Source information: This is a predicted structure of a 1355-nucleotide RNA (small-subunit ribosomal RNA) from an uncultured organism. The RNAcentral record of the sequence draws on Greengenes. Its mean pLDDT, the model's own confidence on a scale to 100, is 86.
RNA sequence: GGUGAGUGGCGCGCGGUUGAGUAACACAUGAGAACGUGCCCUUCGGUUCGGAAUAACGUCGGGAAACUGACGCUAAUACCGGAUACGCCCCCUGGGGGAAAGAUUUAUCGCCGAAGGAGCGGCCCGCGUCCGAUUAACUAGUUGGUGGGGUAAUGGCCCACCAAGGCGACAAUCGGUAGCUGGUCUGAGAGGAUGAUCAGCCACCCUGGGACUGAGACACGGCCCAGACUCCUACGGGAGGCAGCAGUGGGGAAUAUUGGACAAAGGGCGCAAGCCUGAUCCAGCCAUGCCGCGUGAGUGAUGAAGGCCUUCGGGUUGUAAAGCUCUUUCGCACGCGACGAUGAUGACGGUAGCGUGAGAAGAAGCCCCGGCUAACUUCGUGCCAGCAGCCGCGGUAAUACGAAGGGGGCUAGCGUUGUUCGGAAUUACUGGGCGUAAAGGGCGCGUACGCGGCCUUGUAAGUCAAGCGUGAAAGCCCCGGGCUCAACCUGUGAAUUGCGCUUGAGACUGCGAGGCUUGAGUUCCGGAGAGGUGGGUGGAAUUCCCAGUGCAGAGGUGAAAUUCGCAGAUAUUGGGAAGAACACCGGUGGCGAAGGCGGACCACUGGACGGACACUGACGCUGAGGCGCGAAAGCGUGAGGAGCAAACAAGAUUAAAUACCCUGGUAGUCCACGCUGUAAACGAUGCCGGCUAGACGUUGGGGUUCCUAGAACUUCGGUGUUGCAGCUAACGCAUUAAGCCGACCGCGUGGAGAGUACGGCCGCAAGGUUGAAUCUCAAAGGAGUUGACGGGGGCCCGCACAAGCGGUAGAACAUGUGGUAUAAUUAGAAGCAACGCGCAGAACCUUACCAUCCCUUGACACGCCCGGACCGCUCCAGAGAUGGGAUUUUCCUUUCGGGGACCGAGACACAGGUGCUGCAUGGCUGUUGUCAGCUCGUGUCGUGAGAUGUUGGGUUAAGUCCCGCAACGAGCGCAACCCCCACUGUCAGUUGCCAGCAUUCAUUUGGACAUUAUGGCAGAACCGCCGGUGACAAGCCGGAGGAAGGCGGGGAUGACGUCAAGUCUUCAUGGCCCUUACGGGUUGGGCUACACACGUGCUACAAUGGUGGUGACAGUGGGCAAGGAUCCCGGGAGGGUGAGGGAAUUCCCAAAAGCCAUCUCAGUUCGGAUUGCACUCUGCAACUCGGGUGCAUGAAGUUGGAAUCGCUAGUAACCGCGGAUCAGCACGCCGCGGUGAAUACGUUCCCGGGCCUUGUACACACCGCCCGUCACACCAUGGGAGUUGGCUUUACCCGAAGCCGGUGCGCCAACCGCAAGGAGGCAGCCGACCACGGUACGGUCAGCGACUGGGGUGA
Repeated sequence: GGUGAGUGGCGCGCGGUUGAGUAACACAUGAGAACGUGCCCUUCGGUUCGGAAUAACGUCGGGAAACUGACGCUAAUACCGGAUACGCCCCCUGGGGGAAAGAUUUAUCGCCGAAGGAGCGGCCCGCGUCCGAUUAACUAGUUGGUGGGGUAAUGGCCCACCAAGGCGACAAUCGGUAGCUGGUCUGAGAGGAUGAUCAGCCACCCUGGGACUGAGACACGGCCCAGACUCCUACGGGAGGCAGCAGUGGGGAAUAUUGGACAAAGGGCGCAAGCCUGAUCCAGCCAUGCCGCGUGAGUGAUGAAGGCCUUCGGGUUGUAAAGCUCUUUCGCACGCGACGAUGAUGACGGUAGCGUGAGAAGAAGCCCCGGCUAACUUCGUGCCAGCAGCCGCGGUAAUACGAAGGGGGCUAGCGUUGUUCGGAAUUACUGGGCGUAAAGGGCGCGUACGCGGCCUUGUAAGUCAAGCGUGAAAGCCCCGGGCUCAACCUGUGAAUUGCGCUUGAGACUGCGAGGCUUGAGUUCCGGAGAGGUGGGUGGAAUUCCCAGUGCAGAGGUGAAAUUCGCAGAUAUUGGGAAGAACACCGGUGGCGAAGGCGGACCACUGGACGGACACUGACGCUGAGGCGCGAAAGCGUGAGGAGCAAACAAGAUUAAAUACCCUGGUAGUCCACGCUGUAAACGAUGCCGGCUAGACGUUGGGGUUCCUAGAACUUCGGUGUUGCAGCUAACGCAUUAAGCCGACCGCGUGGAGAGUACGGCCGCAAGGUUGAAUCUCAAAGGAGUUGACGGGGGCCCGCACAAGCGGUAGAACAUGUGGUAUAAUUAGAAGCAACGCGCAGAACCUUACCAUCCCUUGACACGCCCGGACCGCUCCAGAGAUGGGAUUUUCCUUUCGGGGACCGAGACACAGGUGCUGCAUGGCUGUUGUCAGCUCGUGUCGUGAGAUGUUGGGUUAAGUCCCGCAACGAGCGCAACCCCCACUGUCAGUUGCCAGCAUUCAUUUGGACAUUAUGGCAGAACCGCCGGUGACAAGCCGGAGGAAGGCGGGGAUGACGUCAAGUCUUCAUGGCCCUUACGGGUUGGGCUACACACGUGCUACAAUGGUGGUGACAGUGGGCAAGGAUCCCGGGAGGGUGAGGGAAUUCCCAAAAGCCAUCUCAGUUCGGAUUGCACUCUGCAACUCGGGUGCAUGAAGUUGGAAUCGCUAGUAACCGCGGAUCAGCACGCCGCGGUGAAUACGUUCCCGGGCCUUGUACACACCGCCCGUCACACCAUGGGAGUUGGCUUUACCCGAAGCCGGUGCGCCAACCGCAAGGAGGCAGCCGACCACGGUACGGUCAGCGACUGGGGUGA
């Protein structure tokens, strides 16, 4: 000198981590008095003399270990005693007590006593600090006193005694949750939310308890005990506490390196050198945040290629790229290289920075594109897959799903999720509401609270002003400074809205004093009233009882029946009894706080009102709790009970009828006493006060005037109607406010769950009151508007009913449809408004269906190429399509090359589809409905939707017209203009006509335009005329004249719209689908089936008829592949013949009726189905599957149930005729004429429609909407025998460690004593307290729970 162990000193209560606990003087802020304080600073004084031990160490032991025992030695700034005592302490004016430590390098560091300071800490107080009242009472050391103890210090902090207090609606106690603050986020602010980082405070350090040491701890890296856990063990016993820094495991959606350094600034120790310091400074990881930067710049149009879209022209990506010309931030490579360090010391770090170099080089993603919300197309998908913040997208044309192209936004990020504030005036202090949207307590009295008239004065709590203190720093803000900028860092200021102190002011509020009369009240006089309570009392009526008269019904209803009645009802007369209610007056009249109150009288009694002199002198208003009153029903006890009447019974009604109606009838209704405490307890409108135009009623008083049965004016109180300003979302309110203000109370904050559950309180019960949540929805709701609807109202119309006539539904047949069968029976149409419909005509064809056989650029269109005429006639195979063969034959044009039409072959673009979607469409059509409506411009009204016009009074067929009117006009509809019919005139004069004339067998011919008819033009009818009516209108009624009279009859003509009405199979057309077939062709079959059901028709059932005979008269139309005369044949359908006629010329071409005869009421001389036979016509062909004829057959049917259709005049009914389609086929359809009625009082009812009005919870609009049970599934929730756990009160038991108290017989170095011994101390023991633990009764919260209750959601 170094190192190690030990003694001793100081530190380890700082720094670092965490937020479990804590609702508290914990925190924040501001004050305070009875305290402590190591190190630091200042000051005063001192630092003297002694003593006894003990680690280390040595020796011997115990133990696995941790550790430890005995004996022996030794030092100190370790320990003890004496001396001294300026301050100091105690006690008291006597006194008593108490210190120190030395070291050395001689200059310092120390030590002791005392005072002061600084900083720090302990304690006390005012005020602030979350939610729950379904927590309203809590408290025994509790509150205070006295005296002690204890502490650094006050104090029930602790103890003894005494007193009985203390806290609480200004929220105690209890339960839940939570560290608090500066700040942070948000917000215009006020607020709301929050307490990461940084800073201050608090609490905690495995859990619970405890003390020791120390200046400071009840101590994160100290001790003891108990508990749980982990580890070691030789099983005896020991060890441990990362919420320090790293790191590990676990958990989790999720959160970093077992790094460097003490270089800086700081902390501890040390005289110092220095040591320690996961505090700290740095580095690493993470786009976690903030800030900055890059990924290139310029030029570049054939607007390249590619992609995507396309209307096929193009557009877009897009100057974007490529290309050309540049630049080098960042990054990379190399070199230099800091500040931080005032002299030394640099972890960061060869970092920041600087220089040089190469090279566009290494560097872009995410979300979105339906609206909100910036940004659009295509394809795929087809209520699937999926999207979604809200509304909502997707079911075959998706800007909403998925993809692509394009676009928009942000950018080293973007989007999602979660959280907070905002928007949200949606808890409203700033800043909202309560008539009907959620919301006024059922009403009053009144406590606390809140608020409160005029004047004077005092005070100064509130208030205002000024100053001072404080409001930590950081943050925010302003102005500066430093990193190239910024983020970031930094300086000064401002701010910190608060609290405290001082001074001042004195208006307002408060407080004190004095006064006033207007608010409030008292007194006196007066009148009004169903105000209340009690008492007796009156008449009418009902019912019952008795008696008389008296008969067979009464009663009741839409109609009846139950019921009463010959044992005498009902009716009627007389008498009696009982209970209840009070007709008329009686009145948006009166009274009362509300509920409520009605015969008259008496008694008691409340309130309001008017008038008047006087008095009190703010005595007032409101009113949480509280107290009282409180309809009806209901409950208890006791009375009463006439009528009425829940329940109940019977009768009806009805599908049923637990109802409505009827007959009975008990509680109850009435009374007394007690309870209940609710109502649409409503004006859905709390109470009080003030202010703000009126008008007209009514009620109770007063006043004035007048010409006084009364009226007018006026003034208070009440009650109504209307109305201005104002308010209101509107409706509406409007001096009785819902207007404008003030005071106080109550209440609401989306719907449903639910006024429910649980808990509390009240009740005899019924139940009341207070009063949630889970789950669930994107609404629920108010007022108004327009429609639609109503078994709402008013007015009006229509063959709508009624009045009539004839039918249908029953039969047979025809036809269409359904159904069923089928290889197929193609398909459409579906209430009216599908069903004799598309179909004005299915044997083939049609034809779309089925079976078979064939074709594949195709049966058809266009383009290209090659070849050729094609067609026709004919033969073979075949069911045919088709295949093969034979034969015949050359069109038009030409610039002579060719071209065109036609035919055949070929390849490819394409054709083709009666395949789907009528819910993608056009067009057309049906229907409402020939109903009278539907709209617009401008103006006006309304916040608006909308209204007005268009409503009203009349009138019409009519929104037709007139009048009125905040409307004035206009359009589409109505009407008219168009066509036909009815009358006339005129023109024309054949094919029509023939009166007259001539003529003929004959309108046969002439002739004539008269008539008729034809077909062009024109006229005529307009309420024009007259009368009445009406409003002097529009119009209506009657009349005249007229062919026709009030629209003369009929047709065409169909507003805005509705029905996703019908049609993709007329046509057209988007999209989709098929492409040797879902296209095309062929033959055969089917659409024609047949147990049945329906619609539409025809023929009938007969005598108003059938049959036979006779027999007169039309009009539309159509006709040459046709209509067909005449004559002949046939019994007939028909056949043969074929005149005339392309038609006012010819042909088709009448029937019923009428007359005569017969049949005589029957399944017939009705009826004709069905069937047999034989024919005929059409047609390539009548088997499936046509029409007709003859003969034969001769079914059902004797007028049709419920129900239902058409028709108002040349109509219904009856009769026949024509036409379209068509080879043929009509009972259908479209037309035509002939014969030719009945009835309409009327609008109550049925149906449909128009206008006005009213209600509405409907608006795909009453075929709407919608309620409850039941069934099923799922969800949350209440009850529930119990069971499991958490927290907690009380009582008791146990009593570790430890402090305290007692004891201390065992033990002990310092002091006293010569000694014995003493003083003092220790162990031990005892006691009190007490953690953990235990026992018992509870309280409270949560989990589970068979079963059970209701609730929600679902097609």